[in-house]
Context: one part of a larger RNA
RNA sequence: UUGGGAAUAAAGAGUCUGUAGGUGGCUUUUUAAGUUUGCCGUCAAAUCUCAGGGCUUAACCUUGGACAGGCGGUGGAAACUAUCAAGUUGGAGUAUGAUAGGGGUAGAGGGAAUUUCUAGUGGAGUGGUGAAAUGCAUAGAGAUAGGAAAGAACACCAAUGACAAAAGCACUCUGAUAGGUUGACACUGACACUGAGAGACGAAAACUAGGAGAGCAAAUGAGAUUAGAUACCCCAAUAGUCCUAGCUAUAAGUGAUAGAUACUAGGCUUGUGCUUAUUGACAUGUGCAGUGCUGUAACUAACGCGUUAAGUAUCCCGCUUGGGGAGUACGUUUGCAAGAAUGAAACUC
Numbered sequence: 001u002u003g004g005g006a007a008u009a010a011a012g013a014g015u016c017u018g019u020a021g022g023u024g025g026c027u028u029u030u031u032a033a034g035u036u037u038g039c040c041g042u043c044a045a046a047u048c049u050c051a052g053g054g055c056u057u058a059a060c061c062u063u064g065g066a067c068a069g070g071c072g073g074u075g076g077a078a079a080c081u082a083u084c085a086a087g088u089u090g091g092a093g094u095a096u097g098a099u100a101g102g103g104g105u106a107g108a109g110g111g112a113a114u115u116u117c118u119a120g121u122g123g124a125g126u127g128g129u130g131a132a133a134u135g136c137a138u139a140g141a142g143a144u145a146g147g148a149a150a151g152a153a154c155a156c157c158a159a160u161g162a163c164a165a166a167a168g169c170a171c172u173c174u175g176a177u178a179g180g181u182u183g184a185c186a187c188u189g190a191c192a193c194u195g196a197g198a199g200a201c202g203a204a205a206a207c208u209a210g211g212a213g214a215g216c217a218a219a220u221g222a223g224a225u226u227a228g229a230u231a232c233c234c235c236a237a238u239a240g241u242c243c244u245a246g247c248u249a250u251a252a253g254u255g256a257u258a259g260a261u262a263c264u265a266g267g268c269u270u271g272u273g274c275u276u277a278u279u280g281a282c283a284u285g286u287g288c289a290g291u292g293c294u295g296u297a298a299c300u301a302a303c304g305c306g307u308u309a310a311g312u313a314u315c316c317c318g319c320u321u322g323g324g325g326a327g328u329a330c331g332u333u334u335g336c337a338a339g340a341a342u343g344a345a346a347c348u349c
Stems, first nucleotide, its partner, number of pairs: 003321003008302001012317001014201004021194003025088004031082001033081002035077009049065006091191001092188003096183004103177001105175005110154001114150005120144002125136002163168001207246005215241002220236002223233001259315005266294003270290001273286002276283001299304001322349003331342004
């Protein structure tokens, strides 16, 4: 490699866009490249094989015949793939009406809480813990109530809920904007799926520069605990957390389950559209889309999965091949660095 596989045993890339490539609806026609079939030529001899013959037999030697297959030529067939031409609307898309949403982005506004500052009241503790102490406090703390400032996060609603490719997204309002769903059925007429390389996005932490800095809090300093305590507990507190512009490209980035399409019992539930009915809400019926629970068949080593498949099939991409050594070494690419990406072998069990 083949074969077999990938939720959990090794194995789905974090996610998307998309080039080459691979694969690809329905109907009719053309061609005959693939396909299929007849005939011809050729594929030296030896070898192999089958039927004979010769050495007393065998090995061995020898005569003749192939099977299967390759290549070339020529004549047919036209279902399938491909090709030519024409059409079609179910896949896909465009326009239009309606509709849900924490989708992204920019701007504006808001209240609660916290901390600090400040004019008062007040007068001895407060804070913290298993218990304490460090800490704060008569230079007036803590408490209380009036005023001011700052930064960060948005209680309730809130859900098994919504949206987004994923990462993710929630106080309120506004602007421009992206995607989804659905109705009628107007238009295009296969324009599709996947996608090596490539490109884009990508939590937190870290890094660079400039701001900001309330709370929290690695490091660090004290207090405890302890045999010790570089910890758990406590008092402080710096990077950081926040903003702007870059960089990094990793996570148990998880549904541990790639993407697309079709088919295969039901029941319950959430949101949404339509229809019927009603004064109206509820409710009835029905379609699509999404999110969940349960469950038949099937599948599975089992657990379980089960129209959101891990069922039945097809297409395309990435990946796996005993454990350790090792996601290491070397080399290369990339980065300011930290590192990241790619990625062995000896040896050993």